[in-house]
RNA sequence: AGAGUUUGAUCCUGGCUCAGAUUGACCUCUGGCGGCAUGCUUAACACAUGCAAGUCGAACGGUAACAGGCCCUUCGGGGUGCUGACGAGUGGCGGACGGGUGAGUAAAGCGUAGGAAUCUGCCUUUUGGAGUGGGAUAGCCUAGGGAAACUUAGGGUAAUACCACGUACGCCCUACGGGGGAAAGCAGGGGAUCGAAAGACCUUGCGCCGAGAGAUGAGCCUACGUCGGAUUAGCUUGUUGGUGAGGUAAAGGCUUACCAAGGCGAUGAUCCGUAGCUGGUUUGAGAGAGCGACCAGCCACACUGGGACUGAGACACGGCCUAGACUCCUACGGGAGGCAGCAGUGGGGAAUAUUGGACAAUGGGGGCAACCCUGAUCCAGCAAUGCCGCGUGUGUGAAGAAGGCCUGCGGGUUGUAAAGCACUUUCAGUGGGGAGGAGAGGCCUAAAGUUAAUACCUUUAGGAAGAGACGUUACCCACAGAAGAAGCACCGGCUAACUCUGUGCCAGCAGCCGCGGUAAUACAGAGGGUGUAAGCGUUAAUCGGAAUUACUGGGCGUAAAGGGUGCGUAGGUGGUUAGAUAAGUUAUAUGUGAAAUGCUAGGGCUUAACCCUGGACCUGCAUAUAAGACUGUUUGACUGGAGUACGGGAGAGGGUAGUGGAAUUUCCGGUGCAGCGGUGAAAUGCGUAGAUAUCGGAAGGAACACCGGUGGCGAAGGCGGCUACCUGGCCUGAUACUGACACUGAGGCACGAAAGCGUGGGGAGCAAACAGGAUUAGAUACCCUGGUAGUCCACGCUGUAAACGAUGUCAACUAGCUAAUGGUCAUUUAAAGAUGAUAAGUGGCGAAGCUAACGCGAUAAGUUGACCGCCUGGGGAGUACGGUCGCAAGAUUAAAACUCAAAGGAAUUGACGGGGGCCCGCACAAGCGGUGGAGCAUGUGGUUUAAUUCGAUGCAACGCGAAGAACCUUACCUACCCUUGACAUACAGCGAAUCCCUAAGAGAUUGGGGAGUGCCGAGAGGAACGCUGAUACAGGUGCUGCAUGGCUGUCGUCAGCUCGUGUCGUGAGAUGUUGGGUUAAGUCCCGUAACGAGCGCAACCCUUGUUCUUAGUUACCAGCACGUAGUGGUGGGGACUCUAAGGAGACUGCCGGUGACAAACCGGAGGAAGGGGGGGACGACGUCAAGUCAUCAUGGCCCAUACGGGUAGGGCUACACACGUGCUACAAUGGUCGGUACAGAGGGCAGCGAAAGGGCGACCUGGAGCGAAUCCUAAAAAGCCGGUCGUAGUCCGGAUUGGAGUCUGCAACUCGACUCCAUGAAGUCGGAAUCGCUAGUAAUCGCGAAUCAGCAUGUCGCGGUGAAUACGUUCCCGGGCCUUGCACACAACGCCCG
Repeated sequence: AGAGUUUGAUCCUGGCUCAGAUUGACCUCUGGCGGCAUGCUUAACACAUGCAAGUCGAACGGUAACAGGCCCUUCGGGGUGCUGACGAGUGGCGGACGGGUGAGUAAAGCGUAGGAAUCUGCCUUUUGGAGUGGGAUAGCCUAGGGAAACUUAGGGUAAUACCACGUACGCCCUACGGGGGAAAGCAGGGGAUCGAAAGACCUUGCGCCGAGAGAUGAGCCUACGUCGGAUUAGCUUGUUGGUGAGGUAAAGGCUUACCAAGGCGAUGAUCCGUAGCUGGUUUGAGAGAGCGACCAGCCACACUGGGACUGAGACACGGCCUAGACUCCUACGGGAGGCAGCAGUGGGGAAUAUUGGACAAUGGGGGCAACCCUGAUCCAGCAAUGCCGCGUGUGUGAAGAAGGCCUGCGGGUUGUAAAGCACUUUCAGUGGGGAGGAGAGGCCUAAAGUUAAUACCUUUAGGAAGAGACGUUACCCACAGAAGAAGCACCGGCUAACUCUGUGCCAGCAGCCGCGGUAAUACAGAGGGUGUAAGCGUUAAUCGGAAUUACUGGGCGUAAAGGGUGCGUAGGUGGUUAGAUAAGUUAUAUGUGAAAUGCUAGGGCUUAACCCUGGACCUGCAUAUAAGACUGUUUGACUGGAGUACGGGAGAGGGUAGUGGAAUUUCCGGUGCAGCGGUGAAAUGCGUAGAUAUCGGAAGGAACACCGGUGGCGAAGGCGGCUACCUGGCCUGAUACUGACACUGAGGCACGAAAGCGUGGGGAGCAAACAGGAUUAGAUACCCUGGUAGUCCACGCUGUAAACGAUGUCAACUAGCUAAUGGUCAUUUAAAGAUGAUAAGUGGCGAAGCUAACGCGAUAAGUUGACCGCCUGGGGAGUACGGUCGCAAGAUUAAAACUCAAAGGAAUUGACGGGGGCCCGCACAAGCGGUGGAGCAUGUGGUUUAAUUCGAUGCAACGCGAAGAACCUUACCUACCCUUGACAUACAGCGAAUCCCUAAGAGAUUGGGGAGUGCCGAGAGGAACGCUGAUACAGGUGCUGCAUGGCUGUCGUCAGCUCGUGUCGUGAGAUGUUGGGUUAAGUCCCGUAACGAGCGCAACCCUUGUUCUUAGUUACCAGCACGUAGUGGUGGGGACUCUAAGGAGACUGCCGGUGACAAACCGGAGGAAGGGGGGGACGACGUCAAGUCAUCAUGGCCCAUACGGGUAGGGCUACACACGUGCUACAAUGGUCGGUACAGAGGGCAGCGAAAGGGCGACCUGGAGCGAAUCCUAAAAAGCCGGUCGUAGUCCGGAUUGGAGUCUGCAACUCGACUCCAUGAAGUCGGAAUCGCUAGUAAUCGCGAAUCAGCAUGUCGCGGUGAAUACGUUCCCGGGCCUUGCACACAACGCCCG
């Protein structure tokens, strides 16, 4: 010191959360020792029991108990206050302290600083006294009452108890003459004197009385400070003051009588809620904020309320009276009690200790003292409640042990950790020793002082005895042995620390964000690690971080936030100058600011915590002195702020009265005929009773076209025909005057659009509500026809708006450019006008600066000053309740519970839009042919089944994987078998391998028999192969394509996708890639804060179209020969066709035009081909978690005598149905019969198969030729030439079925193809809808090939014949670029409201 969290990403605003410290703590888990602290925060709830305040015999009368002495005794005992002592009583002092608690109290309190009208026992000191008498009374005795508590009567008695008299320096009162008022003795000792004795007397000590002073303590008064609420605004009658009287220790309405009518309050009275206050304590850098346990000061209280008495002191915790509640006793009549003292009990609660020891120390009460009392206190006990300290070992030790965990199987890690070896012994344990806390007082001896005194007393010196709760003290020594001593939390990010297994949106975690749906570093366990440590973590609470209430130190255009506007009261602030003053201010000094705490320097416990001593501090308050700048106050002066007077000016500024024309509507009259009106289209409506239209007239209300303008005026709301009157403000010019008169403005007052309300008018048009018609799934809407309040006027009310510039008012300062409004001045001009200057108002752009950005920018959102208003996460909510206002509607003021982790602003990139612009594509349009209807083929869904194996599912699955399921394939089903296995590697044994025959079985398989003995060799054996056996393993078309590789589809052959450097921006990003042209193209050119580059485009590749060269066999044959029935058949030829190698050719190269002198486009020439010549291969960054684990590969999971392997049979071919893709048709552009012509590209040896022959035919026989430019397949078909059919379910169509066959194959039943004969179904051109195609294309015609034993209507190729149409880009679909809006980003199949 910050971090996480809003977004696809960014900046900002803003809340929530975390890391820190702390606690009188609680709880979970765990727990060795010691020191020092702390320990009912809740029920000021109720309390059993014990103790907590007594003491004095040296005040008194005395003697109940105990002990001793003495006397008596019947030996049981009795007597005697004689002594130590002492119950009860009288009396004195104390009980008002100490101890507890925080209920009450917002001031009768507390804190700080002051003050005057007071008291003060004991204590210190000073001074003066202490004389003489008297009468009672308790205890006690006697007699009663009562259950008890207690009490009544009579008798007698003492005092330091009580009273009187005397005296009174000082004291008190006073009218200044005077008056009033006191006491007590007790104890020790004693020479002389007196006395009958007691004693007097003397003396010392203690006590007593009056008074003064001090100290201590207490009472009273004042100022300032001291929580929240205004949804508490008025409170007060002894109230405020005066006079007299009373009262008090004392001032005072403290009380009372009279008089006056005051006093307090927005600087918050009164009321309500909460609370003991402070030193301090926790936190914080500080300022602050929270708290007020322990310790200390003050206050208040003592079961609850009230009251006084006594006393120096109380209105009294362990006193009294009284009322009340509660508890207890009771003989029912009546009594007793008060733990918020120490322990303890119950209760409450998350939670807080022993019914302990001692007065040894410190202190207190009483006493002369000894001493007694003391739950104050000192100690101990309990509790990890906190702080501090110590320990649980140390060194060495690699075979890096075993075990665990992980693993890529090599190893890594736990880990020098352990074991082992060598040491040590703190603490705990056992035994022993052993301080200090103890000094003083008393006693004895001696001396001094006092005294008459060698008593007493005081002081000094010496001596002896005795006193310790803690305590088995602290501390020291010895002994033994590593021996008795480590947990807790966490490990996704924040936040230090990672893997495996299990689980599978389950169980669970979570402080926030968020994890978990089969590979979870986030759940649970384990291994490992991190942190801390006798503790650790959770929870609760406070401060911090939070500048998130901002004094230090925030904001308000759009994030929350400027009041709708002005006037103005209190208040705040205030121009220039001189003097005075000293309130603020500054300095110095003095007093105070208790101690403790905190800080600091030392010291003491082995250290520390802790304790002790000193210092500084205590930021404050008060008093005194000084200064005189600034602020204030005051006295004067000034003119710059502000204002007044005079002249001029503009204006929808306001109010009242009058007046004008256009238009709508209605009414009257004329003309006139069938419609009008309205809409996207209609209908409702009006109209033959005459509308609409048109002409003339009349009535009435409302609003003012053009001018008219980011023009004007006004504080805002707002203001618009014209005229008159009344009236406010503003601007400007030059002089004069006043002399700070100013600014802002809580409350207050006034104004305040529209709608609305009240009363009374008015009402043309428009028009909520309402009615009807449409639209629609509906349509309480949008559209149409009507239509009432209202809109208008007068007078009242309401008081709100996106009342907005979303920007409060005033003042000062800070670059410019430009437009236009109304003034003034200057220059110029004949005039209109033009130019310049200046201040006022209104706009645009823009510098600096500001801003999160957008933007603002002299009209600031810049830089400053003054004052006011307002904000503090979103929702709940501008809501509820209460108050105020209002006739009402409602306005204003204005919460909380609860809930979320966001809500929000600006900007960025995309996607999207029934937004815009530009452009493209068989996208539409224009055409041609289909599909959808029929039958069949084929694929899919569904259904069925033992199984109908699996996958593909919008485009981009569905004649798809499958270029070919009868067995095989085959993965499925049934049945029967095998278990190291059908297959791979490694080991051992046997055997060469291999072949043949035979039996059983559906077969796999099993049994038996026979043949055969090879190759290499260092002579051990080895290689290949087969069989047997054992173990590692094989095997899986089992799952996950959402774990993957590879391959593929698709957008899309669309023109895009990016990078480097630079620049701009806080940043995401932008620029480049946008713009102007052009292209099929981000193709090219130009421009340009960009300059370049890459992947794509294009080209390079293949093929086809022309030609040349070379080469001619199996291809070819022009010319020359030969030859045949005929044929390049033969000799030859290399011209042609063709074959296959290499070249040429096309590049907008040439011409003209357009264009910007560009790129390019249009037209033309030449050319086989012309602007990419045609076709193909080729697919950017990426998207779809697209498809495929069943081509293959592969992580993980699963099976292991089975989910592996083998065999036979079956199934994948099922069939109410639905869909896709095709074939054949429905016919005459045709069918059928006969004749006849012309291809290309392929294939062929387990092959193609000729001629010839047979069969109606499929085909058979046959076997020539050919591993093929040679032979075969092979017939091309449409076409052409003839014949026939004549519009019909046909001489169309061929499904289906019956019969008979052929071929392939081990085998055609389930389940092949083909042939012949017979049969002859649907179908007469196909609804909504939908597909393909732009030229050698569509359409149509046949041929070939792969797969293949056989099996195409499919697929892939080949050639033959060979069209129509495209105006064009409005619309549908898809796509590209630019721009705009956005609350979307899983991105419109979005988001979101009810």